[in-house]
RNA sequence: GGACUCAUAGCUCAGUUGGUGGAGCGCUUCCCUUACAAGGAAGAGGUCGUCGGUUCGAGCCCGGCUGAGUCCA
Numbered sequence: 001g002g003a004c005u006c007a008u009a010g011c012u013c014a015g016u017u018g019g020u021g022g023a024g025c026g027c028u029u030c031c032c033u034u035a036c037a038a039g040g041a042a043g044a045g046g047u048c049g050u051c052g053g054u055u056c057g058a059g060c061c062c063g064g065c066u067g068a069g070u071c072c073a
Stems, first nucleotide, its partner, number of pairs: 001072007010025004019056001027043005049065005
């Protein structure tokens, strides 16, 4: 220098065909317990890496940039 893959909640990851974003663990409150753990109920937490484009509508499609990884030279 070139090719490819990845970036979504605090962590690990889903999200199929474009139609207003989820799970497990963790966190908060309550119940249970003498207390803790386990268990039960409820809840909070996301401008989907960033900047543009396409579209009535983008996490999803297209381009640039940033970061991480693999390979080639």

Record summary:
The RNA shown here (transfer RNA) has 73 nucleotides and comes from a Propionibacteriaceae bacterium. Rfam family: tRNA. By type it is a transfer RNA. Its family is annotated with triplet codon-amino acid adaptor activity in the Gene Ontology. Model confidence (mean pLDDT): 81 of 100.